[in-house]
RNA sequence: CUACCCGUGGCACAGCUGGAUAGCGCGUGAGACUCCGACUCUCAAGGUCGCAGGUUCGAAUCCUGUCGGGUAGG
Numbered sequence: 001c002u003a004c005c006c007g008u009g010g011c012a013c014a015g016c017u018g019g020a021u022a023g024c025g026c027g028u029g030a031g032a033c034u035c036c037g038a039c040u041c042u043c044a045a046g047g048u049c050g051c052a053g054g055u056u057c058g059a060a061u062c063c064u065g066u067c068g069g070g071u072a073g074g
Stems, first nucleotide, its partner, number of pairs: 001073007010026002013023001019057001028044005050066005
């Protein structure tokens, strides 16, 4: 320098043939249970999907640029 892949709540990920409320597990907080804890159960908070633009009635999903990480090649 080129090509490809990844970037989604604190962490690990799903969703990527556009449909309209963004989900799951762990973790965190509260409550129930318990003599107290642990386990278990219930509830809640927390993200506008790396960033910026574009297409569209509508974008995490498509297009362009850019940033970071990884792989391969030179």
This is a predicted structure of a 74-nucleotide RNA (transfer RNA) from a Clostridia bacterium.